The RNA shown here (transfer RNA) has 76 nucleotides and comes from an Acidimicrobiales bacterium.
Its Rfam family is "tRNA".
Lineage of the source: Bacteria > Bacillati > Actinomycetota > Acidimicrobiia > Acidimicrobiales.
RNA sequence: GCCCGGAUAGCUCAGUUGGUAGAGCAACGCUCUUGUAAAGCGUAGGUCAGGAGUUCGAACCUCCUUCCGGGCUCCA
Numbered sequence: 001g002c003c004c005g006g007a008u009a010g011c012u013c014a015g016u017u018g019g020u021a022g023a024g025c026a027a028c029g030c031u032c033u034u035g036u037a038a039a040g041c042g043u044a045g046g047u048c049a050g051g052a053g054u055u056c057g058a059a060c061c062u063c064c065u066u067c068c069g070g071g072c073u074c075c076a
Stems, first nucleotide, its partner, number of pairs: 001072007010025004019056001027043005049065005
C1' cells in the first nucleotide's frame, strides 16, 4: 500500500425486506428473608464510531474519515 471483518446501553452481543432501537449481565427500587445472598417483579440507561449522500423514511444502501482485529504484497 491492498483485501476482508468489526464499531449498537456500563460489559458481552442480537437487530429478519429500509418503516416504534432490543436481550442477557451489571446498576437502582420493590417483594421475599431476622439479615445477606439467591429468586421474582419493576425502573432507568442510546450521538447505532464521525461526516456527507440517496430516499417519504437509514443502525441497515452508497462515498469519505477515524479506531480495532485478521490476511496479502515487498524478492533485482